RNA sequence: GAUCCCGUAGCUCAGGUGGUAGAGCAUUUGACUUUUAAUCAAAGGGCCGUAGGUUCGAGUCCUACCGGGAUCACCA
Numbered sequence: 001g002a003u004c005c006c007g008u009a010g011c012u013c014a015g016g017u018g019g020u021a022g023a024g025c026a027u028u029u030g031a032c033u034u035u036u037a038a039u040c041a042a043a044g045g046g047c048c049g050u051a052g053g054u055u056c057g058a059g060u061c062c063u064a065c066c067g068g069g070a071u072c073a074c075c076a
Stems, first nucleotide, its partner, number of pairs: 001072007010025004019056001027043005049065005
């Protein structure tokens, strides 16, 4: 330098054909009893990497850029 993959909640990850964003763990609160904690229930937590475009409507499609990774090439 080229190609490809990834970026969604604090963490790990889902999210067929575009149509009001979810799970587990963690956190908080409540219940309970076996009390450094376990179990059950509920709640909070998101500019979906950034900026544009297409569309009535974009996490999803298109473009550029940013970050991470893989492969190939270059580097005598």

Model confidence (mean pLDDT): 80 of 100. This is a predicted structure of a 76-nucleotide RNA (transfer RNA) from a Bacteroidota bacterium. The source organism's lineage runs through Bacteria, Pseudomonadati and Bacteroidota. Its Rfam family is "tRNA". Rfam links the family to the GO term triplet codon-amino acid adaptor activity. By type it is a transfer RNA.